Record summary: A computed fold for a 105-nucleotide RNA from a soil metagenome, annotated as SAM riboswitch aptamer (S box leader). It matches the Rfam family "SAM riboswitch aptamer (S box leader)". Rfam links the family to the GO term regulation of gene expression. The RNAcentral record of the sequence draws on MGnify.
């Protein structure tokens, strides 16, 4: 740097203690009824594995099983906005887009 995907889903477990929700801003949550973090367990099916499926240019697309390996992920929509255009008197409400996360490459 390209390329899918992000409104589903997942704990009355253990250990440790004071902070967390990307970053900066504003909100608005979590949190000693124990927060990040590790372990331990669940989800979920990107990637591999499979398949007697479909279609074609025979090597792929698309489609199904699995959850064994490799990743993820386990409050709130990627918590919400910030940029643009459309709605409203207005509050707002709707679409995209940037950033950002994750997998393959």
């Nucleotide at each position: 740097c390209u390329u899918a995907u992000c409104g589903a889903g997942a704990g009355u477990g253990g250990c440790c203690a004071a902070g967390g929700g990307a970053u900066u801003a504003g909100g608005c949550c979590c949190u000693g009824c124990g927060a990040a973090g590790c372990c331990c367990g669940g989800c979920a099916a990107c990637c591999u594995a499979c398949c007697u499926g479909u279609c074609u240019u025979u090597a792929g697309a698309c489609g199904g099983u699995u959850a064994a390996g490799g990743u993820g992920c386990u409050a709130a929509a990627u918590c919400c906005u910030a940029c643009a255009g459309a709605u409203u008197a207005a509050a707002u409400u709707c679409u995209g887009g940037a950033a950002g996360a994750u997998g393959a490459g």